[in-house]
RNA sequence: CUCUUAUUAAGAGUGGCGGAGAGUUAAGGCUCUGUGAAACCACGGCAACCCCCUUUCGGGAAGGUGCUAAUCUGAGCGAGUGAUCGAACAAUAAGGG
Numbered sequence: 001c002u003c004u005u006a007u008u009a010a011g012a013g014u015g016g017c018g019g020a021g022a023g024u025u026a027a028g029g030c031u032c033u034g035u036g037a038a039a040c041c042a043c044g045g046c047a048a049c050c051c052c053c054u055u056u057c058g059g060g061a062a063g064g065u066g067c068u069a070a071u072c073u074g075a076g077c078g079a080g081u082g083a084u085c086g087a088a089c090a091a092u093a094a095g096g097g
Base pairs, nucleotide, nucleotide: 001097002096003095004094005093006092007091008090013043014042015041016040021032022031023030028073029072044068045067046066048065049064050063051060052059053058077086078085079084
């Protein structure tokens, strides 16, 4: 990088550094932001997958990933009168190539 499968309404922040943007997915909205954004680093934390204990309910956090503002909203494709559902895209994990 690619394929398959599963999940995506839960949970969990301080400091340093930095210096203007950020909130994955058009526009727009809304929100956060010089009382300091992103990125990066340190130390904590969470518990989704692997994992550990237990034995299928539950518990744990040593280890591998991941995550740690708000459930952000919202357009487009297919089905549906509609509510809504599905697909695609995206993210993460496990396994394979």